[in-house]
RNA sequence: GCGGCCAUCGUCUAGCCUGGUCGAGGACGGCAGCCUUCCAAGCUGUUGACCCGGGUUCAAAUCCCGGUGGCCGCACCA
Numbered sequence: 001g002c003g004g005c006c007a008u009c010g011u012c013u014a015g016c017c018u019g020g021u022c023g024a025g026g027a028c029g030g031c032a033g034c035c036u037u038c039c040a041a042g043c044u045g046u047u048g049a050c051c052c053g054g055g056u057u058c059a060a061a062u063c064c065c066g067g068u069g070g071c072c073g074c075a076c077c078a
Stems, first nucleotide, its partner, number of pairs: 001074007010028004020058001029047006051067005
């Protein structure tokens, strides 16, 4: 340099293919409460995210373009 894959709550992850009850779901975690003699466990409530910019569209996490970062492969290596 070229190509491929990936990027979503603090962490892990579903959703992307085929745009539409997504004002984005789940688990763990945090916070509050219940329960318990106490703790743990359990139960209830709550908290918090779509890497950045642009485009298409009535509508974008999802499709398209560019960028950034990570991983992998290939090439170059006087």
Transfer RNA from archaeon UBA168, 78 nucleotides, folded computationally. It matches the Rfam family "tRNA". It is annotated as a transfer RNA. From the family's description: Transfer RNA (tRNA) molecules are approximately 80 nucleotides in length. Gene Ontology term of the family: triplet codon-amino acid adaptor activity. The sequence was found in a public genome assembly.